Molecule: transfer RNA
Organism: Patescibacteria group bacterium
């Protein structure tokens, strides 16, 4: 160079046919405890990597661009 696949919450990862973005962990609070710890309750946290398009409506779909990884020459 060419070709695929990936990028979502602080990790780690979901999201079906385009319709109000979720889940384990982890952080905070409150109950329990003598205290941690567990257990149970809540609750913060998202420019859906960027930038344009398409649509009445975009994490989806279409183009670019950036990064990561595989594959081939």
């Nucleotide at each position: 160079g060419g070709g695929c696949g990936g990028u979502u919450a602080g990790c780690u990862c979901a999201a079906c046919u385009g319709g109000u973005a979720g889940a384990g962990c982890g952080u905070c609070u409150c109950a329990u405890u003598g205290a941690c710890g567990u257990u149970g309750a809540g609750a913060a946290g998202g420019u859906c990597a960027g930038a344009g398009g398409u649509u009445c409506a975009a994490a989806u779909c279409c183009u670019c661009u950036a990064c990561c990884g595989c594959c081939u020459a």